[in-house]
Context: one part of a larger RNA
RNA sequence: UUGGGUUUAAAGGGUGCGUAGGCGGAGUGUCAAGUCAGCGGUAAAAUUUCGGGGCUCAACCCCGUCGUGCCGUUGAAACUGACACCCUUGAGUGAGUGAGAAGUAAGCGGAAUGCGUGGUGUAGCGGUGAAAUGCAUAGAUAUCACGCAGAACGCCGAUUGGGAAGGCAGCUUACCGGCGCUCAACUGACGCUGAGGGCACGAAAGUGCGGGUAUCGAACAGGAUUAGAUACCCUGGUAGUCCGCACAGUAAAACGAUGAAUGCUAGAUGUCCGGGGCGAAUGAGCUUUGGGUGUCACAGCGAAAGCGUUAAGCAUUCCACCUGGGGAGUACGCCGGCAACGGUGAAACUC
Numbered sequence: 001u002u003g004g005g006u007u008u009a010a011a012g013g014g015u016g017c018g019u020a021g022g023c024g025g026a027g028u029g030u031c032a033a034g035u036c037a038g039c040g041g042u043a044a045a046a047u048u049u050c051g052g053g054g055c056u057c058a059a060c061c062c063c064g065u066c067g068u069g070c071c072g073u074u075g076a077a078a079c080u081g082a083c084a085c086c087c088u089u090g091a092g093u094g095a096g097u098g099a100g101a102a103g104u105a106a107g108c109g110g111a112a113u114g115c116g117u118g119g120u121g122u123a124g125c126g127g128u129g130a131a132a133u134g135c136a137u138a139g140a141u142a143u144c145a146c147g148c149a150g151a152a153c154g155c156c157g158a159u160u161g162g163g164a165a166g167g168c169a170g171c172u173u174a175c176c177g178g179c180g181c182u183c184a185a186c187u188g189a190c191g192c193u194g195a196g197g198g199c200a201c202g203a204a205a206g207u208g209c210g211g212g213u214a215u216c217g218a219a220c221a222g223g224a225u226u227a228g229a230u231a232c233c234c235u236g237g238u239a240g241u242c243c244g245c246a247c248a249g250u251a252a253a254a255c256g257a258u259g260a261a262u263g264c265u266a267g268a269u270g271u272c273c274g275g276g277g278c279g280a281a282u283g284a285g286c287u288u289u290g291g292g293u294g295u296c297a298c299a300g301c302g303a304a305a306g307c308g309u310u311a312a313g314c315a316u317u318c319c320a321c322c323u324g325g326g327g328a329g330u331a332c333g334c335c336g337g338c339a340a341c342g343g344u345g346a347a348a349c350u351c
Base pairs, nucleotide, nucleotide: 004322005321006320007305008304012319014201015200016199017198021193022192023191025087027085028084029083030082031081033080034079035076036075037074038073039072040071041070042069050064051063052062053061054060090190091187092186093185094183095182096181097180098179103175104174105173106172107171108170109153113149114148115147116146117145118144119143120142124135125134161168206247207246208245209244210243211242216240220236221235222234223233259318260317261316262315263314264313267296268295269294270293271292272291273290274289275288276287277286278285300307301306324351325350326349333344334343335342336341
């Protein structure tokens, strides 16, 4: 390097958009760059291949020949390419319609919790395996009324839905993204993928500044447990948890441990959103046709578990990644960051 792989053995980038590049639907014509064919030139000699010959053979020596490549020239036109025209099924636009916790902002709501004030009321409360720390006669716990604060939204709720992923759930309003179905009016390949170039998003924890702080709660303090207990259990409790702006840019399971796109390949049965038909032109139901989301399963695949039209099947295109364990996601260098740290990423040595 070729071959081989990436659900679970090493291996799919956290996700999207998109540049270069790679690849690219149907038809007609032209060109002839790639491609193919003929001819010519060149490709030093020696060596090598092949065919002969000479040393008794061979090594060795001599003669001839082939040759991939490059250049030129004459042609071919199927394929790739270029150009021109054209098509509609890919892609997009439009019209109608549908569902949704997609997003952002503002307002509002009740339950619970804690606190405050007042009433009732009296000796305990709380907590545990059992206790104690703690709270409480300065009147707690319990209960009633009123008020304040912050955070999260019960039931509905689902193998539900929508989102590129992270993630998204009280209600209302405003703004706004995407998607499905039907029609087939318009454009006419405008497409797919996408770096080691780029941009954006990206849980939790963390960082900076400013707010907020009800609950919970790293650190910390105390009480227990214990041989000890820097823990598990209990009582408290700071950062944080929440909001705004800015950074960070990771993951442990950023998981479907399964990259994106397209086409093809038996079925069965749920469910969500649409369209058509039948039905009694409002219902139950039946049937058909699209899109999503589940379960089972034929062929096929797979080491097996299993996957199985939402493929891990059969194919094509593009990207990413793997090559024994440890050393090590470390060192060094470079880039980024306020820092924490992140990205890139070895070797010696060892088994």
Small-subunit ribosomal RNA, central domain from an uncultured bacterium, 351 nucleotides, folded computationally. The full RNA is in RNAcentral, with records from ENA and SILVA. The coordinates come from a structure-prediction model, not an experiment, and the mean pLDDT is 83.